Molecule: SAM riboswitch aptamer (S box leader)
Organism: Haploplasma axanthum
RNA sequence: AACUUAUUAAGAGCUAUCGAGGCCCGUGACCGUUGAAGUAGCGGCAACCUAUUAAAUUAGGUGCCAUCACAAGGGGGAAACCCAACAAUAAGGA
Numbered sequence: 001a002a003c004u005u006a007u008u009a010a011g012a013g014c015u016a017u018c019g020a021g022g023c024c025c026g027u028g029a030c031c032g033u034u035g036a037a038g039u040a041g042c043g044g045c046a047a048c049c050u051a052u053u054a055a056a057u058u059a060g061g062u063g064c065c066a067u068c069a070c071a072a073g074g075g076g077g078a079a080a081c082c083c084a085a086c087a088a089u090a091a092g093g094a
Base pairs, nucleotide, nucleotide: 003092004091005090006089007088008087013042014041015040016039017038021031022030025073027071028070043065044064045063047062048061049060050059051058074083075082076081
């Protein structure tokens, strides 16, 4: 890494730097020089894992902080919705 398991309609920003893209993908929509993505600092949210606590207590390891994974995208269904695929996160993994 392939793969496996669990979760994914909640929650959470500002400054500096940089300079045109970003949201997995194509389509549609949306955001973007009233500065995108990236990087740095401080702040916050709380999903998983480890240790710990009387305790969803504390500490650590990742993660996350526009829009239901932005929407639909394959199958079933009148619809609601269900299953699957892909994606993301955590743990495991030669």